[in-house]
RNA sequence: UGCCCUUGUAGCUCAGUGGUAGAGCACUCCCUUGGUAAGGGAGAGGUCCCGGGUUCAAAUCCCGGCGAGGGCAU
Numbered sequence: 001u002g003c004c005c006u007u008g009u010a011g012c013u014c015a016g017u018g019g020u021a022g023a024g025c026a027c028u029c030c031c032u033u034g035g036u037a038a039g040g041g042a043g044a045g046g047u048c049c050c051g052g053g054u055u056c057a058a059a060u061c062c063c064g065g066c067g068a069g070g071g072c073a074u
Stems, first nucleotide, its partner, number of pairs: 001073008011025004019056001027043005049065005
């Protein structure tokens, strides 16, 4: 440097594989306590890496690019 495979979704770890974007932890407020922890309730937080295509409809399918991990080759 080239080729192949996997992968990119909330602050973190991940689910969701065409039809309203979710969970756990973390965060904010409240209840409970003398106070903390634990527990319970409510809430906020997302251009789904970027661009294009297919489709009535794309996080999801296709193409290209970028990043990450792995394998192979001169």